[in-house]
Parts: sequence; structure tokens; C1' cells
RNA sequence: UCUUUCGGGGCAGGGUGGAAUUCCCAACCGGCGGUAAGCUUUGAAGCAAGCCCGCGACCCGUACUGUUUUACGGUACGGCUGAUUCAGUGCAAGUCUGAAGCCGACAGUCAGAGUCUGGAUGGGAGAGAGA
Repeated sequence: UCUUUCGGGGCAGGGUGGAAUUCCCAACCGGCGGUAAGCUUUGAAGCAAGCCCGCGACCCGUACUGUUUUACGGUACGGCUGAUUCAGUGCAAGUCUGAAGCCGACAGUCAGAGUCUGGAUGGGAGAGAGA
């Protein structure tokens, strides 16, 4: 560099209501890379963070570009992009231990959605394999 495969989880139970997995009580979930005083290990090495750093999805813009051209795509670049404290131990903790918190694109919906439906049999950070 090329080919190929893989690449996101989750409202139990109950309340109100004509109607809500959307509101209320409660429940449940945590993509990818990095870092790590912990864990495993003879060693080499491996594993370990939703809220520490960075990235991706959604959305917006600019330039170039394709086509069946006032539209819909492609490529590059840019913008946007959530959330943590306290206590303990210690030389040192954003990461360990304990506790209490907090966060979660857009469109749809008989009534408001991290969890339902849809764009999406898409895209994708990246991971593996082969040449």
C1' cells in the first nucleotide's frame, strides 16, 4: 500500500391518565484509542476509566467534484460535540478502596424518550487476518 472479516448496550416492577417503555417512583446500559500506585503472571506479557486526554456517530459550514443539476451524493478541511465530587490509604490518586452523585445526537410519537420506532442491510473511531 492492497484485499478481506469484525466493529453498541439498555426501562424489570409500579403510579397518574382516554392515551406515556416518553411524565412520576423505581430499573437498566456504557463504542474506539491512550494513560494507570491495582490485578494476573516465573518472566516476557496481559487485563483494568461512561464523567482524565483524544476520537467516532448526529448536525452545520466552506472548497473541489460526480450525476438523472435549484436536488442528491463523493472527497478534503473546518465548526459543533455530555457528565465527579467527598472520604480513606499513600511520597504521589482524575485512575485504587468506599460512598454519594452526574451524563447521554437528530427525526417520529394520541403526551415530553440515553433505553421504543426511523434514517441505518448506512456510516464509523478502530480491531483482527492475509498478500
This is a predicted structure of a 131-nucleotide RNA (FMN riboswitch aptamer (RFN element)) from Candidatus Salinicoccus stercoripullorum. The organism belongs to Salinicoccus, within Bacteria. The sequence is in RNAcentral, with records from MGnify. It matches the Rfam family "FMN riboswitch aptamer (RFN element)". Gene Ontology term of the family: FMN binding. The prediction has a mean pLDDT of 82. The model forms 100% of the base pairs in the Rfam consensus.